Annotation:
This is a predicted structure of a 73-nucleotide RNA (transfer RNA) from a Nanobdellota archaeon. Its Rfam family is "tRNA". The family's RNA type in Rfam is transfer RNA. Taxonomically the source falls in Nanobdellota (Archaea, Nanobdellati).

[in-house]
Formats: sequence, C1' cells, structure tokens
RNA sequence: GGGGCCAUGGGGUAGCUUGGUAUCCUUCCUGCUUUGGGAGCAGGCGACCGCGAUUCAAAUUCGCGUGGCCCCA
Repeated sequence: GGGGCCAUGGGGUAGCUUGGUAUCCUUCCUGCUUUGGGAGCAGGCGACCGCGAUUCAAAUUCGCGUGGCCCCA
C1' cells in the first nucleotide's frame, strides 16, 4: 500500500439475507417469600461505534471515517 471480517444495555447475544414495536441470558434496582443469607417468584431500569446519503420509514441499504482481528505485499 491492497483485501476480508467484526462493532447492538454494565457483560454476553439474536435480529441484517427479505428496511416497519430491537430479542434473550446475566448483572443491577424494587417487591413477595426466609430468623437472616442463598435459591425461587413477580415487576422495573438500561443499547444499535461516528458523520453523511437513499427512503414515508435505516441496527439493517450505500459512501466516508474511527477502533479491533486476520490475510497479501
């Protein structure tokens, strides 16, 4: 210098093919249960790497970047 893959709650993960309410597990918070703790049950908070473009509508499509991993030179 060229190419490929990846980026989603605190941690992990589905959804992208085929654009239309962002899924689940765990953590955390509240309540019930318990002498207490743990476990269990019920409820709740919390996310699409950045900018731009296309579209009625973008996590998803396109472009340019940022970061990580890998391959070639």
The coordinates come from a structure-prediction model, not an experiment, and the mean pLDDT is 81.